[in-house]
Molecule: RNase P RNA; transfer RNA
Organism: Clostridia bacterium
């Protein structure tokens, strides 16, 4: 210098001038003081909160996670391992339980898909001399295919075959090391296709509801019209069904459009010290950091600042001009995932020079 | 804000416990009937199944992300 690969950090200041929400303080005018994000965003998981009868009996169904340890309020998240995949490497990646409990699917193509003889080989008859015809045996070779009854090689056979043996590969016992996934060594036998993001089995997890949750105070006219149903059930609500229980005619259209709390102090946020390989935790000290309800958090103007161009200069540099991506809190939280702009910093691989 | 469906030809919509080729009715073009239009009849074009991966031998169909679109939640927003 390239190319890669990993990881962190910012997210543009400073002043002035009109403006906008929230707090204090004032009798007001009008001072002071705070005012987006790493994602505030998808709403894709996981809590906290809140009603729901804080939950009436009984049935059982749905969903969701899926190697192993550990983190954590919890989790599909994040740490560390293990196997397996890709890359020379640094490294990344993986919904990664169980197909030897059952069951279903494997279209087309090909003989044949879980069972199989089409072509071949081989035997044997008939026939005859070499074609053909039956009977049989064979999975070693052909063909299809994504997948054809472990791979290869050697004895064996009439040809052939785990039919016997090596050597690999897988299943199973037993053992080595490990908390274990899982290894390490032997031994046994010749064996089993793939799909569970198909049904299912197995462990474990999970009641709904979402701040338009709900609470308090008050307000009101359970208001007005039109359509359609008709008297024992239909329908909604109580968690999915059943009993059980409340509630009640359905539907359109006008009309009526309140405040207050919930709200922002919370698994919070800096810093440090011990503990662990780490996620992360335990301790000590600081700090207080929009809270709107049609919905603020903006605009001008200067000078500086990161980065771009072009021009001048060998060079350091100067001068001009141009410019900051994705974006926009609405009850909080902890991931996840998706959008984007820039810098730096460790590693790796190539070339080059000393 | 919070919940939920649905995306398939130029409109409406089938097809869905995966199977070669995705169909139907309007509409569109072209003939043919008519003196000319409308019916009518034949025939034909027209599909990245919204989009990007994953799962499988194979995906409209399964599962994820991701983009549009609708609908619904209030006595007094």
């Nucleotide at each position: 210098c390239g190319a890669g690969u990993a990881a962190g950090c910012c997210a543009a200041g400073u002043g002035a001038c009109c403006g906008c929400c929230c707090c204090g303080u004032g009798a007001a005018a009008g001072c002071g003081g705070g005012g987006a994000g790493g994602a505030a965003a998808g709403u894709c998981c996981g809590g906290g909160c809140u009603c729901c009868a804080c939950a009436g009996g009984g049935c059982a169904a749905g969903g969701g996670u899926g190697c192993c340890g550990g983190a954590u309020a919890a989790c599909g998240u994040c740490c560390g391992g293990c196997g397996g995949a890709g890359g020379c490497g640094a490294c990344u990646c993986c919904a990664g339980g169980g197909a030897a409990a059952g069951u279903g699917c494997a279209a087309c193509a090909g003989a044949g898909a879980g069972a199989u003889a089409c072509c071949g080989c081989c035997c044997c008859g008939c026939g005859u001399u070499c074609a053909g015809c039956g009977g049989g045996g064979u999975a070693a070779g052909g063909c299809u295919g994504g997948a054809a009854a472990g791979g290869c090689g050697a004895g064996g056979u009439a040809a052939g075959a785990g039919c016997u043996c090596a050597c690999c590969g897988g299943c199973g016992g037993c053992u080595u090391g490990g908390c274990a996934a899982c290894u390490u060594g032997u031994c046994c036998g010749u064996c089993a296709u793939g799909u569970a993001a198909a049904c299912c089995c197995c462990a474990c997890c999970c009641g709904g509801u979402g701040c338009a949750a709900g609470a308090u105070u008050g307000g009101a006219a359970u208001g007005a019209g039109a359509g359609c149903a008709u008297u024992g059930a239909a329908u909604g609500g109580c968690g999915g069904c059943c009993c059980g229980u409340c509630a009640c005619g359905c539907u359109c259209u006008c009309g009526a459009u309140a405040a207050u709390c919930g709200c922002u102090u919370g698994a919070g946020c800096c810093c440090g010290u011990c503990g662990g390989c780490a996620a992360c935790g335990a301790c000590a000290g600081g700090c207080c950091u929009a809270g709107a309800u049609a919905g603020a958090u903006g605009g001008u103007c200067a000078c500086u600042c990161a980065g771009g161009a072009u021009c001048c200069g060998c060079a350091a540099g100067g001068a001009u001009u141009u410019g900051g991506a994705c974006a926009g809190a609405a009850c909080c939280c902890g991931g996840c995932u998706u959008a984007c702009g820039g810098c730096u910093u460790g590693c790796u691989c190539g070339c080059a020079u000393a | 804000g919070g919940g939920g469906g649905c995306g398939u030809a130029g409109c409406u919509c089938a097809g869905c416990c995966g199977g070669u080729u995705a169909g139907a009715g309007c509409g569109c073009a072209u003939g043919c009937u008519u003196g000319a239009c409308a019916u009518g009849c034949a025939u034909g074009a027209g599909g990245u199944c919204a989009u990007u991966g994953g799962u499988u031998c194979g995906a409209u169909c399964c599962c994820a992300a991701c983009c549009g679109u609708c609908c619904c939640c209030a006595c007094c927003a």